[in-house]
Record summary
Model confidence (mean pLDDT): 83 of 100. This is a predicted structure of a 541-nucleotide part of an RNA (large-subunit ribosomal RNA, domain I) from a Mycoplasmataceae bacterium. Rfam family: Bacterial large subunit ribosomal RNA. The RNAcentral record of the full RNA draws on ENA.

Context: one part of a larger RNA
RNA sequence: GGCUUAUGGUGGAUGCCUUGGGACUGAUUGACGAAGAAGGUCGUGCCAAUCUGCGAUAAGGUACGGGGAGCCGAUAAGGGGCUACAAUCCGUACAUGACCGAAUGAGGCAACUCAUCUAAUAGAGAUAUUAGAUAUCAUUAACUGAAUUCAUAGGUUAAUGAAGUGAUACCCGCUGAAGUGAAACAUCUCAGUAGGCGGAGGAAAAGAAAACAACGUGAUUCCGUAAGUAGUGGCGAACGAAAGCGGAACAGGCCAAACCAGCUUUAGAGCUGGGGUUAUAGGGCUACAAUGUGGACUUAGAUUAGAUAGGAGAACAAGUUGGGAAGCUUGGCAACACAGGGUGAUAGCCCCGUAUCCGAAAUCUAAUUUAUACCUAGUAGUACCCUGAGUACGUCGAAACACGUGAAAUUUUGACGGAAUUUACCGCGACCAUGCGGCAAGCCUAAAUACACAUCAGUCACCGAUAGCGAAUAGUACCGUGAGGGAAAGGUGAAAAGAACCCAGUGAUGGGAGUGAAAUAGAAUCUGAAACCAUAAGCCU
Numbered sequence: 001g002g003c004u005u006a007u008g009g010u011g012g013a014u015g016c017c018u019u020g021g022g023a024c025u026g027a028u029u030g031a032c033g034a035a036g037a038a039g040g041u042c043g044u045g046c047c048a049a050u051c052u053g054c055g056a057u058a059a060g061g062u063a064c065g066g067g068g069a070g071c072c073g074a075u076a077a078g079g080g081g082c083u084a085c086a087a088u089c090c091g092u093a094c095a096u097g098a099c100c101g102a103a104u105g106a107g108g109c110a111a112c113u114c115a116u117c118u119a120a121u122a123g124a125g126a127u128a129u130u131a132g133a134u135a136u137c138a139u140u141a142a143c144u145g146a147a148u149u150c151a152u153a154g155g156u157u158a159a160u161g162a163a164g165u166g167a168u169a170c171c172c173g174c175u176g177a178a179g180u181g182a183a184a185c186a187u188c189u190c191a192g193u194a195g196g197c198g199g200a201g202g203a204a205a206a207g208a209a210a211a212c213a214a215c216g217u218g219a220u221u222c223c224g225u226a227a228g229u230a231g232u233g234g235c236g237a238a239c240g241a242a243a244g245c246g247g248a249a250c251a252g253g254c255c256a257a258a259c260c261a262g263c264u265u266u267a268g269a270g271c272u273g274g275g276g277u278u279a280u281a282g283g284g285c286u287a288c289a290a291u292g293u294g295g296a297c298u299u300a301g302a303u304u305a306g307a308u309a310g311g312a313g314a315a316c317a318a319g320u321u322g323g324g325a326a327g328c329u330u331g332g333c334a335a336c337a338c339a340g341g342g343u344g345a346u347a348g349c350c351c352c353g354u355a356u357c358c359g360a361a362a363u364c365u366a367a368u369u370u371a372u373a374c375c376u377a378g379u380a381g382u383a384c385c386c387u388g389a390g391u392a393c394g395u396c397g398a399a400a401c402a403c404g405u406g407a408a409a410u411u412u413u414g415a416c417g418g419a420a421u422u423u424a425c426c427g428c429g430a431c432c433a434u435g436c437g438g439c440a441a442g443c444c445u446a447a448a449u450a451c452a453c454a455u456c457a458g459u460c461a462c463c464g465a466u467a468g469c470g471a472a473u474a475g476u477a478c479c480g481u482g483a484g485g486g487a488a489a490g491g492u493g494a495a496a497a498g499a500a501c502c503c504a505g506u507g508a509u510g511g512g513a514g515u516g517a518a519a520u521a522g523a524a525u526c527u528g529a530a531a532c533c534a535u536a537a538g539c540c541u
Stems, first nucleotide, its partner, number of pairs: 001540009015526001016491002020463002022460007029452002031165002039100003042055003046078001050074002061094006070082003105114003115134008136162009170201001171199005181188001185234001211217002221248005231239002252444003255388001259274006279422001281387004285381004294375002299371010310358003316331005332349002340352003393417008403429001425438004478485002498525001501512004
C1' cells in the first nucleotide's frame, strides 16, 4: 500500500406515508366598479416579527337567526380576562371602512404635497379642527351670451350616464403575418390561423325566406349522416361543400308608408297619437260585424321548491397477546346505515359520519298562481293611394362564397353610371323562353350550442416530495437598469412524556440519571442503500 470481514462516521438512495398537485363529471354561477372596484401601502393584539382577519368603532361594532360549553386565529408559554344575564363559533342583514389606485379639487417621483367654497365647533381675532362639495367627456334642460341687429359660437348651473378591472376561457367585428408544405419557388398552402385593436353577454352570433327544391319542404342554431362524395386545384401540394335523411330544441313578433286627428314662428315640412305590417298578395279606402282569445310578462302579493347556518340519526362486551386492540378466541346486537375518515396495530356496533328524515328570523333564486301594466283577431267590395332609391342592377377594380376568373350564378363594395313600382320586382349556377319558388333595399326575438376564473358535491388501472402545478405553497428568496427570469426546502413520538438532577468542560458537547414499546426514535430526530472516511482483526506485498 492492497484485499476481506466487522464496527462506526458521512451521505440521503430506497421503502412506507401525505397536508399538495393533475385530469375529469354533475349542479350552481357567470361579473365587480364614481354608493370608489381589482390590486396595494400603512396601520391594528397585553407582548418582537410573519401570515390570517380587520380599518382610527381596526383578530373587531349592532340587530336577527343557528348553536349549547367552553373561549381570547396560525401561536405555545407568561400576564390578564370573557362565558348559562348564553360567550367563543356559524349564517343573514346593517354600521365603521386611514391612504394610494379608473382616482375624479390642483399637483405628484402611487400610498405624498397644497388648495377653494359651504356649514358646524372652539377662539376677542388671526386661525384651527370636523363634515360636505369642487376632474373630464357625452346627452338633456335651464340661465346667460361675442365679433354682429336678430342669431350663433362660447360660458355657467343642474340632472343622468360613461370611464377602470377580469377567465391568458367562450362570442362578434376591424386589422392581419411568418416559420412551414409544395421534398427548390413565385400562384397556392400554412390561414383569415398566430398576433394587434375595438365591443358585448351569461352566453354571443344567427334567425322568421326577394330560401331551398323540382316529389315537395317551410326561421335560426347544434349533432350524426350524406362524404373525403360533388367540386376547386402550378388539376401539383392541397382545399372541400350543399340539398336530402336521422336527431336535439322549437316561437314568432314589431316598425316605415298610404289614410285620419292634433300640435308647431321660415308649413309643398316636422313632431305626437290613431291606423297598419303581407304573397292563394296585403293594407289604406267604402260597407257590415265583434268585447273576447292568446302572448316571448312590467310591478306587487301568495304558494311551493331551492341556496346561504343547522338538527335527529341504529347496534358490544368479556377473555387473550401486547406499550397500546380495532388483532385472535368466545358469546351477542344493528342494518333504507359494511361510503369514507379518525382513534396507541386491521373497528358495521368507540368518535366524526353514512342511509333516512327534519329545519330559516334575514337575504337571494326559480316555478306556479292572482291582480296589474303592455301587445294581440273578422267578412265583402275594388276606381284610386301605399308597400323600405342613389337602392336593385350594370361596367371597371377587389373580396367572400368548398368554387384560384373560370361558362361563374349568388353575396359584399372602392370608382362611374343607374331602374321598375303589383300587368311590378327578385331567384331557380353564364344567358333566353316557359314553368316553379319568393317579396330585397327597416328592426327585435327564447330554447337546443360554446366556455369555466369561481362555489358545492363527487370520480380516477393519475403523481406521491428529482414525481405531481413553477410553488406540500412561492411568483417568495435570489438574478436583472428593465421587460423579464426564477429556485431549494415534507416525516421525533401514540402522547413532549422534548431529557429534572449529578459529573467533565469557558462553551459546544459528552458521560450518568430519568421518560418512552423503542433514544442507533434526542430534536442535525422514520427507514437509513452506495460512493467516500475511520477504527479493529486477518491475509498478501